[in-house]
RNA sequence: GGCUGGAUAGCUCGGCUGGUUAGAGCACCGCAUUCAUAACGCGGCGGUCGUGGGUUCGAACCCCACUCCAGCUA
Numbered sequence: 001g002g003c004u005g006g007a008u009a010g011c012u013c014g015g016c017u018g019g020u021u022a023g024a025g026c027a028c029c030g031c032a033u034u035c036a037u038a039a040c041g042c043g044g045c046g047g048u049c050g051u052g053g054g055u056u057c058g059a060a061c062c063c064c065a066c067u068c069c070a071g072c073u074a
Stems, first nucleotide, its partner, number of pairs: 001073007010026004019057001028044004050066005
């Protein structure tokens, strides 16, 4: 240099062939429980979906460029 896969919440991930409100677990905060702590239970907080454009009535999802990560290859 070329090819392939990936980037979504603090972390690990899901999100079907483009349509609703972008969700789950853990973490964190509050409440309840307890003599107290943990665990369990209830509630809450948290996202410019890597960046910039394009297509579309509508994009996390399709197209282009770029950045970063992993692998393969010369």
Predicted 3D model of a 74-nucleotide RNA (transfer RNA) from a Candidatus Levyibacteriota bacterium. The source organism's lineage runs through Bacteria, Bacteria candidate phyla and Candidatus Levyibacteriota. Its mean pLDDT, the model's own confidence on a scale to 100, is 81. The sequence was found in a public genome assembly. It matches the Rfam family "tRNA". Rfam classes the family as a transfer RNA. Gene Ontology term of the family: triplet codon-amino acid adaptor activity.